The RNA shown here (transfer RNA) has 74 nucleotides and comes from a Victivallales bacterium. Model confidence (mean pLDDT): 81 of 100. Rfam family: tRNA. Rfam links the family to the GO term triplet codon-amino acid adaptor activity. The family's RNA type in Rfam is transfer RNA. Taxonomically the source falls in Victivallales (Bacteria, Pseudomonadati, Lentisphaerota, Lentisphaeria).
RNA sequence: GCGCGCAUAGUUCAGUUGGUUAGAACGCUACCUUCACACGGUAGAGGUCAUUGGUUCGAGUCCAAUUGCGCGUA
Repeated sequence: GCGCGCAUAGUUCAGUUGGUUAGAACGCUACCUUCACACGGUAGAGGUCAUUGGUUCGAGUCCAAUUGCGCGUA
């Protein structure tokens, strides 16, 4: 250089051939429990779905470019 794959919460990931509220576990915060901590219970916060543009009535999902990471190839 060329080809392929990945990018969703602080972390690891799911998201059904595009469809009406974006989720789980762990972590975090508050409360209950304890003399205190841990464990356990209840509630809550946290997301521009990498960025930009396009297609569509409608995009996390489809298309293109860009950026980052990984794999293959000479």